[in-house]
RNA sequence: CCAGUUGACCGGGCAGCCGCCGGGGCGCGAGGCGACUUGCGUCCGGGAGGAAAGUCCGGGCUCCAUGGAGACACGAUGCCGGGUAACGCCCGGCGAGGGCGACCUCAGGGAAAGUGCCACAGAAAGCAGACCGCCUUGCUCUUCGGAUCAAGGUCAGGGUGAAAGGGUGGGGUAAGAGCCCACCGCGCUGGCGGCAACGUUGGCGGCACGGCAAACCCCAUCGGGAGCAAGACCAAAUAGGAACGUCGCGCCGGGCUUGCCCGGCAGCUUUGUCUUCAGGUGAGGCGUUCGGGUUGGUUGCUUGAGGUGGGCCGCAAGGCCCACUCUAGAGGAAUGGCUGCCCCACAAUCCUCCGGGGUUGGCGGACAGAACCCGGCUUACAGGUCAACUGGUUCU
RNA sequence: GCGUCCGUGGCUCAGGGGUAGAGCGUCCGCCGACAGGGCGGAAGGUCGCCGGUUCGAUUCCGGCCGGGUGGGCCA
Numbered sequence: 001c002c003a004g005u006u007g008a009c010c011g012g013g014c015a016g017c018c019g020c021c022g023g024g025g026c027g028c029g030a031g032g033c034g035a036c037u038u039g040c041g042u043c044c045g046g047g048a049g050g051a052a053a054g055u056c057c058g059g060g061c062u063c064c065a066u067g068g069a070g071a072c073a074c075g076a077u078g079c080c081g082g083g084u085a086a087c088g089c090c091c092g093g094c095g096a097g098g099g100c101g102a103c104c105u106c107a108g109g110g111a112a113a114g115u116g117c118c119a120c121a122g123a124a125a126g127c128a129g130a131c132c133g134c135c136u137u138g139c140u141c142u143u144c145g146g147a148u149c150a151a152g153g154u155c156a157g158g159g160u161g162a163a164a165g166g167g168u169g170g171g172g173u174a175a176g177a178g179c180c181c182a183c184c185g186c187g188c189u190g191g192c193g194g195c196a197a198c199g200u201u202g203g204c205g206g207c208a209c210g211g212c213a214a215a216c217c218c219c220a221u222c223g224g225g226a227g228c229a230a231g232a233c234c235a236a237a238u239a240g241g242a243a244c245g246u247c248g249c250g251c252c253g254g255g256c257u258u259g260c261c262c263g264g265c266a267g268c269u270u271u272g273u274c275u276u277c278a279g280g281u282g283a284g285g286c287g288u289u290c291g292g293g294u295u296g297g298u299u300g301c302u303u304g305a306g307g308u309g310g311g312c313c314g315c316a317a318g319g320c321c322c323a324c325u326c327u328a329g330a331g332g333a334a335u336g337g338c339u340g341c342c343c344c345a346c347a348a349u350c351c352u353c354c355g356g357g358g359u360u361g362g363c364g365g366a367c368a369g370a371a372c373c374c375g376g377c378u379u380a381c382a383g384g385u386c387a388a389c390u391g392g393u394u395c396u
Numbered sequence: 397g398c399g400u401c402c403g404u405g406g407c408u409c410a411g412g413g414g415u416a417g418a419g420c421g422u423c424c425g426c427c428g429a430c431a432g433g434g435c436g437g438a439a440g441g442u443c444g445c446c447g448g449u450u451c452g453a454u455u456c457c458g459g460c461c462g463g464g465u466g467g468g469c470c471a
Base pairs, nucleotide, nucleotide: 001392002391003390004389005388006387007386008385009384010383012342013341014340015339016338017337018336020047021046023044024043025042026041027040028039029038030037031036049367053378054377056376057375058374059373060372061227062226063225064224074223075222076221077220078219079093080092081091082090083089094108095106096105097104098103109218110217114216115215116212117211118210131158132157133154134153135152136151137150138149140147141146166184167183168182169181170180171179185207186205187204188203189202190201191200192199193198231299232298233297234296241290242289243288244287245286246285247284248268249267250265251264252263253262254261255260256259270283271282272281273280274279306325307324308323309322310321311320312319313318343365344364346361347360348359349358350357351356398466399465400464401463402462403461406420407419408418409417414451422438423437424436425435426434427433444460445459446458447457448456
């Protein structure tokens, strides 16, 4: 210098003028006994983001439900260890895969509990299979090499497939085959290292056990519901209705869960009507539900797992301590516009010692706008900065 | 703000792991009683987009994009 990997960060700057949102001070006016409220004017200081977004996870907060615990159902998560308020997030490690490498990716438990699926092709696709081929025997023929047919043996080779019941090499055999042997793989089992995932090593077994669980399922862990339009207070409204259920009160005694239950009273019983005296039906009262009406203000509201700096612990995520600091809280919703200078990129053009520099131009400067608040994830994003590392090339 | 469903030819919809169909429409040919009627044939598909699981994805899973709808609420 070229190409790349990872992590962190910025995301136009300064000045002037005019506005917008909410806060405070002062002055004047109006209302009020007053506290104070309100209108106008003026001054002061404050006013979006790294994602404020999508609303995909997790929490705080609030209300509802709930005696405790467990089970079933449903949903989510899923290597190991750690971090955290919590998480499906983050950090570190392990294993597998990719890359020359820095490094990247992985929903990565269980398939010898069960069920299910494995199309097409292929002989055979799940307690498999003889199509071609190879080999043996028999019959017939023979040019004596062999050929046809039949009965068997065989999974080494061919061919099919995503996948064909371990792989490579040797021995062995009629031909073959874990049939036998060595190594690798696999299973069982012991030692050592590691908290663990796992790694490594010894012995035994001739291989019995194909894949799919982002198919059902099994195992382990987690999960009550709703959402600031939560919720609280004030004001306003509650006119006229519908359906269903029910009938009141007092006194005394007892029980306990302390506002309900049980018993008694020769105490009174909301009422009209029918009547078989216990009910029907109507009115009235009460309760529940539906529907109707009201729908304005205050609060919740921004001091919080907050920010900045430093120290210590930890590989890290992060934790602890100290100091300083306060930074929008508006109602469907304010942060914008103009001008000048500068910065960055682009285009045209000029100069050049080829490194770069000058001039001019534009309706060039992204993605996007807080709505109760946090922690993450995901997605969008013009342009730019820094650090560490990798591969290549050149020079010293 | 909460829930739920959908995206497949031009239109309306099936298909829910094995390589995509139906009806209507379009085009071509024939018939014809002339009615835009019958018969036969053909074309037409990034299965909304990007990843993942799987031998294999329209289908299963995740993330985006677009649309519908529900109770409740506001104008």
Model confidence (mean pLDDT): 76 of 100. This is a predicted complex of two RNAs, RNase P RNA and transfer RNA, with 471 nucleotides together. Rfam match: Bacterial RNase P class A. It is annotated as a ribozyme.